Description: Small-subunit ribosomal RNA, central domain from a Candidatus Heimdallarchaeota archaeon, 354 nucleotides, folded computationally. The source organism's lineage runs through Archaea, Promethearchaeati and Candidatus Heimdallarchaeota. The coordinates come from a structure-prediction model, not an experiment, and the mean pLDDT is 88.
[in-house]
Context: one part of a larger RNA
RNA sequence: UUGGGCUUAAAGCAUCCGUAGCCGGGUAAGUAGGUCCCUGAUCAAAUCUGCAAGCUUAACUUGUAGGCUGUCAAGGAUACCACUAACCUAGGAAAUAGGAGAGGUGAACGGUACUACGAGAGAAGCGGUGAAAUGCGUUGAUUCUCGCAGGACCCACAGUGGCGAAGGCGGUUCACUGGAAUAUCUUCGACGGUGAUGGAUGAAAGCCAGGGGAGCGAAAGGGAUUAGAGACCCCUGUAGUCCUGGCCGUAAACGAUGAGGAUUAGGUGUUGGUUAUGGCUAAGGGCCUGAUCAGUGCCAAAGGGAAACUAUUAAAUCCUCCGCCUGGGGAGUACGGUCGCAAGGCUGAAACUU
Numbered sequence: 001u002u003g004g005g006c007u008u009a010a011a012g013c014a015u016c017c018g019u020a021g022c023c024g025g026g027u028a029a030g031u032a033g034g035u036c037c038c039u040g041a042u043c044a045a046a047u048c049u050g051c052a053a054g055c056u057u058a059a060c061u062u063g064u065a066g067g068c069u070g071u072c073a074a075g076g077a078u079a080c081c082a083c084u085a086a087c088c089u090a091g092g093a094a095a096u097a098g099g100a101g102a103g104g105u106g107a108a109c110g111g112u113a114c115u116a117c118g119a120g121a122g123a124a125g126c127g128g129u130g131a132a133a134u135g136c137g138u139u140g141a142u143u144c145u146c147g148c149a150g151g152a153c154c155c156a157c158a159g160u161g162g163c164g165a166a167g168g169c170g171g172u173u174c175a176c177u178g179g180a181a182u183a184u185c186u187u188c189g190a191c192g193g194u195g196a197u198g199g200a201u202g203a204a205a206g207c208c209a210g211g212g213g214a215g216c217g218a219a220a221g222g223g224a225u226u227a228g229a230g231a232c233c234c235c236u237g238u239a240g241u242c243c244u245g246g247c248c249g250u251a252a253a254c255g256a257u258g259a260g261g262a263u264u265a266g267g268u269g270u271u272g273g274u275u276a277u278g279g280c281u282a283a284g285g286g287c288c289u290g291a292u293c294a295g296u297g298c299c300a301a302a303g304g305g306a307a308a309c310u311a312u313u314a315a316a317u318c319c320u321c322c323g324c325c326u327g328g329g330g331a332g333u334a335c336g337g338u339c340g341c342a343a344g345g346c347u348g349a350a351a352c353u354u
C1' cells in the first nucleotide's frame, strides 16, 4: 500500500464562510465522448502456452500454431455516466403574515452592596482563626444615622428554559442590525452537498499605547502552621481584572462524538409556532385536552458496541465530501520555513531506547 479505524484504547481541524476538485432530484427527446458488442489492422525478435523434431535424456535448441496487455480504423447498441436544448417541483432559495428569544453593536438611565471622604451620635476595643498573631484603634477605630464621591457588578424572576456557527450572551429603555422556527391555494426552478489552498470569527491569560482603579488579587512583604513550609490559613498588596484602539490565536475551545441527506418501535416532560365550529373561563397575551412541525431533556425496544453505554438529537442501516490515526518513550522536542513587538503559535523529524 491493501485492509481497518477515529465518545472513553492512536485518531473529528475551536467554529463558520467559501475557491479548485469530488459528488449530486424527476420527465421525455437528441448526440454518441466514456461504456458495451462485432469485424479488420497492428501488437519486432526473444520470453510465455500447446504440439512436433534435434542433441543418449533433461536443461537447452529449432519448427509450427496460439495467447496476454494495449493502440488504431470501420460498423452497431444506448441502460448508466457525460453533453445539448426543453419541461417539472419533492431539494434549495425568495416573498408574505403573525409570534418567540440573556443573538450582535452603540447610547442613555437605574439598583443594592462595597470602599474612601465629610458631619453627627458613641466610648474601648475591633478584626481575624482550629487556636493565635501580624494588622487597625484615645490623632476616637469597630458600630449607628445622614450626606457626597468612585469603580465594578447586575439579587429574586432563573428553568437538564431561551438565543448564537463556535467562543459566548442575563438590570431597564431607545436606536441600528443578524439568524432560526411556524403558516401559505404565492414566486423562481436543481440555482444543491462537501470543501484541499484561502478568508473571517475565536474564552481566559499575556503583550503594546492611552485612560481608569471600588472590590478581588498572581508577584512581593509580614503573621501563623511545621522538623522545614519557597504552600494550604490570616493581615497587607503590585501587575492584572474594567474602558478605548491594536496584537496574540491558544483551552478538558468537550457531546472528548466533522458536515449534509435518506431510512428504522415506542413512552414521558418541556420551549416556540400552527391547528381543532374542542372543553372551561374571573373573557386576559388566561387554563385544560388532542393533532402536527421545529427545538431541547429523560426512559427504553430492535440494532450496534470490548464494555461503559448508545438508541429518530445514533455510537443503528446506507450514500456523498473533507479532516485525522498506525506501539510506548525520545517529542509536539531539534532543524528549516512561516506568522508574532514579545511570550510564543503553525508546520514537524531522526538517532537512540523499550
Stems, first nucleotide, its partner, number of pairs: 004325003007308002012322001014201004021194003025088003029084003033081002035077003039073004048066007091191001092188003095184003103177007110154002114150002117147005125136002162169002206247006215241002220236004258321006266299011278288003303310002327354003336347004
It matches the Rfam family "Archaeal small subunit ribosomal RNA". The literature on the family includes a 2001 paper in Science by Yusupov et al., "Crystal structure of the ribosome at 5.5 A resolution".